[in-house]
Predicted 3D model of a 477-nucleotide part of an RNA (small-subunit ribosomal RNA, 3' major domain) from Circaeaster agrestis. Its Rfam family is "Bacterial small subunit ribosomal RNA". Gene Ontology terms of the family: structural constituent of ribosome and ribosome.

Context: one part of a larger RNA
RNA sequence: UGACAAGGGCCCGCACAAGCGGUGGAGCAUGUGGUUUAAUUCGAUGCAAAGCGAAGAACCUUACCAGGGCCUGACAUAUCGCGAAUCCUCUUGAAAGAGAGGGGUGUCCUUCGAGAAUGCAGAUACAGGUGGUGCAUGGUUGUCAUCAACCCGUGCCGUAAGGUGUUAGUUAAAGUCCUAUAACGAGCGCAACCCUCAUUUUUAGUUACCACCCUUGGGUUUGGAACCCUGAACAUAUUGCCAAUGAUAAGCCAGAUGAAGGUAAGGAUGACGUCAAGUCAUCAUGCCCCUUAUGCCCUGGACAACACACUUGCUACAAUGGGCGAGACAAAGGGUCACGAUCCUGCGAGGGUGAGCUAACCCCAAAAACCCGUCCUCAGUUCGGAUUGCAGGCUGUAACUCGCCUGCAUGAAGCCGGAAUCGCUAGUAAUCGUCAUUCAGCCAUACGCUGGUGAAUUCAUUCCCAAGCCUUAUACA
Numbered sequence: 001u002g003a004c005a006a007g008g009g010c011c012c013g014c015a016c017a018a019g020c021g022g023u024g025g026a027g028c029a030u031g032u033g034g035u036u037u038a039a040u041u042c043g044a045u046g047c048a049a050a051g052c053g054a055a056g057a058a059c060c061u062u063a064c065c066a067g068g069g070c071c072u073g074a075c076a077u078a079u080c081g082c083g084a085a086u087c088c089u090c091u092u093g094a095a096a097g098a099g100a101g102g103g104g105u106g107u108c109c110u111u112c113g114a115g116a117a118u119g120c121a122g123a124u125a126c127a128g129g130u131g132g133u134g135c136a137u138g139g140u141u142g143u144c145a146u147c148a149a150c151c152c153g154u155g156c157c158g159u160a161a162g163g164u165g166u167u168a169g170u171u172a173a174a175g176u177c178c179u180a181u182a183a184c185g186a187g188c189g190c191a192a193c194c195c196u197c198a199u200u201u202u203u204a205g206u207u208a209c210c211a212c213c214c215u216u217g218g219g220u221u222u223g224g225a226a227c228c229c230u231g232a233a234c235a236u237a238u239u240g241c242c243a244a245u246g247a248u249a250a251g252c253c254a255g256a257u258g259a260a261g262g263u264a265a266g267g268a269u270g271a272c273g274u275c276a277a278g279u280c281a282u283c284a285u286g287c288c289c290c291u292u293a294u295g296c297c298c299u300g301g302a303c304a305a306c307a308c309a310c311u312u313g314c315u316a317c318a319a320u321g322g323g324c325g326a327g328a329c330a331a332a333g334g335g336u337c338a339c340g341a342u343c344c345u346g347c348g349a350g351g352g353u354g355a356g357c358u359a360a361c362c363c364c365a366a367a368a369a370c371c372c373g374u375c376c377u378c379a380g381u382u383c384g385g386a387u388u389g390c391a392g393g394c395u396g397u398a399a400c401u402c403g404c405c406u407g408c409a410u411g412a413a414g415c416c417g418g419a420a421u422c423g424c425u426a427g428u429a430a431u432c433g434u435c436a437u438u439c440a441g442c443c444a445u446a447c448g449c450u451g452g453u454g455a456a457u458u459c460a461u462u463c464c465c466a467a468g469c470c471u472u473a474u475a476c477a
């Protein structure tokens, strides 16, 4: 100087407490371990692996297994030879491929040689590897942690390692600021600058809007630029003002003004470093290894197995509810190989038809919780929906292994969950739907946006956990 302490002081965090809702029990979904298997491809393993890579495994993907094939190779460059090429038919085969036949010549410079493009055959140099090593690496990511820390120059102190600055008082979300001070300054972080949202003004009005006006089934038409909204550009918040307090300071507290008040709210932004943390399977790459195979093509299978254990979720156990009928209110997205209105048809999933829209125009589109009426009356039920049977629909060469959806029938466990444990402080939790991504289809209950309804509690820091600063001890480095 660090590290550590079942020492001390200060301080902070959904860390505890206060409260609300969960997990742990049930069924199912999903991932993992284990077991099994010809193969169940590989990686990720406390927090920081396990609805993770995968924003979508029927074939493909696919890396795995079995079988059938290939060897300058599916792909790249170079050299030599032959035929321009595209095309059509047949045989064989599970396909990949293999074999046979037919037709047919063109284009450019024309120097009648050849060149470009493409195919075949041979020979090499080489290609190829999702083979190994993340403990050889780059790049990138997680984590402590959006925690407030981590350093430097010159000076001064010390024999030196080092110290000082960075400490003390006060304050703050903050090494934030102020004051004191052998220190004076500076850097990377903090904050601000960026985006979204909340308010006003100006400007622009079509496809959006409609007060007046004119019509009507309908902002449909005429008209308008006020409002709503959308796009652009500015403004606004800075403890600026007043009072109390404070050391005169930084600040803190209360009030006014205001759409908003003390970082307004949310996002992006992640210092020096830590974990030889993760990734050689995104990519790149050193070295090692394979080269008639650890490379390449194809068919079928596997990644979906199932005594069991764990993670994360969904649906429930009901009356603050379930069924039926009627009625109302969003935001944000996507659409031309697409979204698909209307009408007809089917109980329905769907099918037929094909208006409109390259979209503030048309479509997906029905928002759902909610409200009103009515039935059920506490039951394993009109709760719950697993499982199974039958009959259908859709996508796609193809739905057996192994897709989704519909109808009828079936109607399992489950009556609020032990020890333990998780999330959350406000438009938050809880609850309710919509949409997008990937995508032919979809195992999405995922993931990522988006809006609707909308709480309770916080006495306080004694205790548990984690972080920071100062100080003390130490047999540690």
Stems, first nucleotide, its partner, number of pairs: 001477002003474001005472001007471004013465001015461001019424005026315004031310003034306002042053002064301007073126001077125004081120003087102006128290002131288003137284002139279003142275001144273001150187001152185003155164003167180003194267003199235001201233005209224002241255001245251001317417001321376005327370001333364003339356001343352003383414001388409007430453004435448001